[in-house]
Molecule: transfer RNA
Organism: Candidatus Doudnabacteria bacterium RIFCSPHIGHO2_01_52_17
RNA sequence: GCCCUCGUAGCUUAACGGAUAAAGUACUGGUCUUCGGAACCAGUGAUGGGGGUUCGAUUCCCUCCGAGGGCA
Numbered sequence: 001g002c003c004c005u006c007g008u009a010g011c012u013u014a015a016c017g018g019a020u021a022a023a024g025u026a027c028u029g030g031u032c033u034u035c036g037g038a039a040c041c042a043g044u045g046a047u048g049g050g051g052g053u054u055c056g057a058u059u060c061c062c063u064c065c066g067a068g069g070g071c072a
Stems, first nucleotide, its partner, number of pairs: 001071007010025004018055001027043005048064005
């Protein structure tokens, strides 16, 4: 320098172009318990940035940023 894959919650993962973006874990509160843990209930929290296509974009296109891999 060229090519490929990826980027969603603190972490690990879902989501034929169409529901209020879904779960596990973590965290917070509550119930329970002598206390803690476990269990149960509830809650907070996310689409890497910018543009485009579309009635509608996490999804498709372009560009930038970042991570990994291959070739030279």